[in-house]
Context: one part of a larger RNA
């Protein structure tokens, strides 16, 4: 000097209290063990894995497993050859499909050198999602947006090292003011950036009555004013003025360094292996298996609730191999059909929905719930059997709020409603990512649970 302690002092964080609304039982989706299985491809594994890598597994993807083929090879490169001659199209057998085997047809540019172009063929080099994340680069998690990490002189110590960084006061902060053997500095903090809330100016058409939108410049908030506290600081309380008040909210930004954390399967990349195969095509199957266990979500259990009808209110996206109007068909999905749109013009888009208004249901396994079956359709796509998604009608499981325990969350937040979109042919989306609507409660307080910073004490720990 650090590490630790069921030492101690101070502080702080939805860490605990206070409170709101869930998991933990039920059905079903998704992941993950396990266990089967020719194969269930690999990887992730307390916190910090398990709606993860995956922001779309039917074939592809695919990395696996069966059976079939190839073997300089699917693809690039470089050399050297050939009776070629372009390329390249159209046949036939064998086949599941790659592939094999074997026929015709057309016959490039030329500077006339078989030169370029292309095709076979040989050699050289490929190729492996095989290993090793404990050889590595990049990148990511935690700790933690925590407030700390640390260097140059200097001083003190024998010396590891210490000082600065400790004290009082303040902060969200090693923030900042005071004092000091310290004086300064760096990386982190703040700020500088971006969105937002308020205004003014300017531009603008597809928008428009001023107004709203866009866009691009500017203003503004700085503890600037007062007042009380405190050292007369630095800062606290409070007040006015203000759309906005003391980091206004809100992203983006992550210091040294820990965990030999994660990843050789995103890519790169050393070393090791494979070389008619661990490479590489192709059909099928498999990742969708089910005696059970976890994790993560939807749905529920109703009456502050569910059917009917009937009125209302967004915002932010997307669109040309797209979006798809009107209108007709059809209970419906959907289908004809083509208007306008490379988008403030038109389309998704409908009237979002939760919500109001009026009716019915009157406490039940029900007009609650919707699983699971049965049977008719309809959509993408060669093709939905394994193994898609939607519609319509019949069916109607379990389920009466959920032990032990545990999780989010302090405001425009939780909690409810609903809209978009990436990926995408088409979708197992109930996931993730934004977007608006409706719109709370509670915090005495820091004993005590977790984790974190500062000094400081104890040690047989490094």
């Nucleotide at each position: 000097a650090g590490a630790c302690g069921g030492g101690g002092a101070c502080c702080c964080g939805c860490a605990c209290a206070a409170g709101c609304g869930g998991a933990g039982g039920a059905g079903c989706a998704u992941g993950u063990g396990g266990u089967u299985u020719a194969a269930u491809u690999c990887g992730a594994u307390g916190a910090u894995a398990a709606g993860c890598g995956a922001g779309g597994a039917a074939c592809c993807u695919u990395a696996c497993c069966u059976g079939g083929g190839c073997u300089u090879g699917a693809a690039a490169g470089a050399c050297a050859u050939c009776u070629g001659c372009a390329a390249g199209c159209c046949g036939u057998c064998c086949g599941a499909a790659a592939g094999g085997a074997u026929g015709g047809c057309c016959g490039c540019c030329u500077u006339c050198g078989a030169g370029g172009g292309u095709g076979g063929u040989g050699u050289c080099u490929a190729g492996g999602u095989g290993c090793u994340g404990c050889a590595u680069g990049g990148u990511u998690g935690c700790c933690g947006u925590c407030a700390g990490c640390u260097c140059g002189u200097g001083u003190c110590g024998u010396g590891a090292g210490a000082u600065g960084u400790a004290c009082c006061g303040u902060u969200a902060a090693g923030u900042c003011g005071g004092a000091u053997a310290a004086c300064g500095a760096g990386c982190g903090c703040a700020a500088c950036c971006c969105c937002u809330a308020u205004u003014c100016c300017g531009u603008g058409u597809u928008g428009u009555a001023u107004u709203u939108c866009a866009c691009g410049g500017g203003a503004g908030a700085c503890u600037g004013c007062c007042c009380c506290g405190g050292a007369u600081a630095a800062c606290g309380g409070g007040g006015a003025g203000g759309a906005a008040g003391g980091u206004g909210g809100g992203g983006a930004u992550g210091a040294c360094g820990u965990c030999a954390a994660a990843u050789c399967a995103g890519c790169a990349u050393g070393g090791c292996u494979c070389u008619u195969a661990c490479g590489u095509c192709c059909a099928g199957g498999g990742c969708u298996a089910c005696a059970c266990a976890c994790g993560u979500g939807c749905u529920a259990c109703a009456a502050u609730g569910g059917c009917u009808a009937c009125g209302a209110c967004a915002a932010a996206g997307g669109g040309u191999u797209g979006c798809c109007a009107a209108g007709c068909c059809g209970u419906a999905a959907g289908g004809c059909g083509g208007a306008g749109c490379u988008a403030a013009u038109c389309c998704c888009a409908a009237c979002a929905a939760a919500c109001g208004u009026a009716g019915c249901c009157u406490c039940a396994g029900u007009u609650c719930g919707g699983a699971u079956u049965g049977a008719g359709g309809g959509c993408u796509g060669a093709a939905a059997u394994u193994c898609g998604c939607c519609c319509u009608c019949a069916u109607g499981a379990a389920g009466u709020c959920g032990g032990a325990u545990u999780c989010g969350c302090u405001a425009g937040u939780a909690a409810a409603u609903g809209c978009a979109u990436a990926u995408c042919a088409g979708c197992c989306a109930c996931g993730a990512u934004g977007c608006a609507u409706u719109g709370a409660a509670u915090a005495c307080g820091u004993u005590c649970u977790c984790g974190g910073g500062u000094c400081u004490u104890g040690u047989a720990c490094u």